Predicted 3D model of a 73-nucleotide RNA (transfer RNA) from Trichonephila inaurata madagascariensis. Its mean pLDDT, the model's own confidence on a scale to 100, is 81. The organism belongs to Trichonephila inaurata, within Eukaryota. Rfam family: tRNA.
[in-house]
RNA sequence: GUCUCUGUAGCGCAGUGGAUAGCGCGUUAGACUUCUAAUCCAAAGGUCGUAGGUCCGAAUCCCACUUGGGAUG
Numbered sequence: 001g002u003c004u005c006u007g008u009a010g011c012g013c014a015g016u017g018g019a020u021a022g023c024g025c026g027u028u029a030g031a032c033u034u035c036u037a038a039u040c041c042a043a044a045g046g047u048c049g050u051a052g053g054u055c056c057g058a059a060u061c062c063c064a065c066u067u068g069g070g071a072u073g
Base pairs, nucleotide, nucleotide: 001072002071003070004069005068007066010025011024012023013022018056027043028042030040031039049065050064052062053061
C1' cells in the first nucleotide's frame, strides 16, 4: 500500500429501516440489618467514532475520513 473485521453508558456487550436505544457489571440514594456483606427497590449516566448522502423515517443502508485488531506484499 491492498483486503477484512471493529468503534453503542465508567467497563463488557445486544440491537439486520419504525417504541422515549437496551442488558449485565459498576456508581449513587433508599429499604432490610446492631454494623458490614448479601438481598430488594429506584435513580443518574448516551450528540450510537466524525462528517455527508439515501429514505416519510437511519445505531442499522451508501460514500469519505478516523480508532483498534487481523491477513497479505